Predicted 3D model of an 86-nucleotide RNA (c-di-GMP-I riboswitch aptamer) from Bacillus pinisoli. The sequence was found by an Rfam model in a public genome assembly. Rfam family: c-di-GMP-I riboswitch aptamer. Rfam describes the family as follows. GEMM was predicted in a large-scale screen for bacterial structured RNA regulatory elements. The prediction has a mean pLDDT of 87. NCBI's taxonomy places the organism under Bacteria, Bacillati, Bacilli, Bacillaceae, Bacillus.
[in-house]
RNA sequence: UAACUGAAAAGGCAAACUUUACCGAAAGGGAAGGACGCAAAGCCAUGAGCCUACACGCAUCUGCGUAUGGUCGUCAGGUUGCCAGG
Numbered sequence: 001u002a003a004c005u006g007a008a009a010a011g012g013c014a015a016a017c018u019u020u021a022c023c024g025a026a027a028g029g030g031a032a033g034g035a036c037g038c039a040a041a042g043c044c045a046u047g048a049g050c051c052u053a054c055a056c057g058c059a060u061c062u063g064c065g066u067a068u069g070g071u072c073g074u075c076a077g078g079u080u081g082c083c084a085g086g
Stems, first nucleotide, its partner, number of pairs: 004085003012038002017033004022029002036073001042079003046076003049071003056065003
C1' cells in the first nucleotide's frame, strides 16, 4: 500500500414525524427541527424495479393508457472518500 475486512477512535449523513407565507399538476424535492438507522445512507438517473400523470391519446366521461417527471435510504452498476486492520 491493493484486493478485502469493519472491533475501536475522530468525525459524517439523517428515516418516520413536526413546521414551512418555498418549488411542483402530482409523485416528490428544498429549508428548519428531529434521530430510525447507515461503512459510503457521499455523488451519478446508466440498467431494472417502484411512485406520479400536468400535457397527450382513448373512452361506456367520478375512467384507462403513457414519462419527457421522480425515487441513489429499492436492487445493481459507475465514480470519489475518513480511520484502523491487512